A computed fold for a 97-nucleotide RNA from an uncultured Saprospiraceae bacterium, annotated as SAM riboswitch aptamer (S box leader). Its mean pLDDT, the model's own confidence on a scale to 100, is 86.
Parts: sequence; C1' cells; structure tokens
RNA sequence: CACUUAUCGAGAAAGAUGGAGGGAACAGGCCCUGUGAAAUCUUGGCAACCAGCGCAUGUAUGGUGCUAAAUCCUGCCCGAAGAGGGAAAGAUGACAG
Repeated sequence: CACUUAUCGAGAAAGAUGGAGGGAACAGGCCCUGUGAAAUCUUGGCAACCAGCGCAUGUAUGGUGCUAAAUCCUGCCCGAAGAGGGAAAGAUGACAG
C1' cells in the first nucleotide's frame, strides 16, 4: 500500500521544546487557538482489538490505539420536510499478501 473483517454518540491531560496555525482531503458551516495551534519529547491516563494470565464474568503484564466537540456537523440514497436509517470516504485493530 491494496484485500477481508470488527468497531467508531462512552472514556481519558499535565509538563518541556516550539511559535501560528488546527479540527484527514474538497466545499459549506461551526468550533479550538498568543490564557500558546501544528509537530516532537517526557510523564500520566483511557480503553480492552491482539497476545499473555484465568474454567469463566474478567484482568491490565506485553503489542497497537486513543486522550476538545458523534469520525465536530452537512454533502450521496431512502424519507414531502424533519426525525431516523443506509451508503461512500476516513480512523483503529486483527488476519493473510
């Protein structure tokens, strides 16, 4: 990187460096941000996908992951509209290539 598959309205922040952006991409909204964005590092935390342990409800040792807002919302289809549902795209894990 492309395939298959499961999940995605819950949960979890401080410090150092840094110095203006960020919320995947495009568009429209809305929001975060010099009371310090992105990024990197440290320490903590959340969760329970895989492994481990356990007969098992589980546990939290290891490998990932995550730690503003529903995957921030909408976009395509069904629905008169709305509510709601589905798809697409994306993210993460596991598996095999």

It was read from a public genome assembly, where an Rfam model found it.
Rfam family: SAM riboswitch aptamer (S box leader). Rfam's curators write: The SAM riboswitch is found upstream of a number of genes which code for proteins involved in methionine or cysteine biosynthesis in Gram-positive bacteria.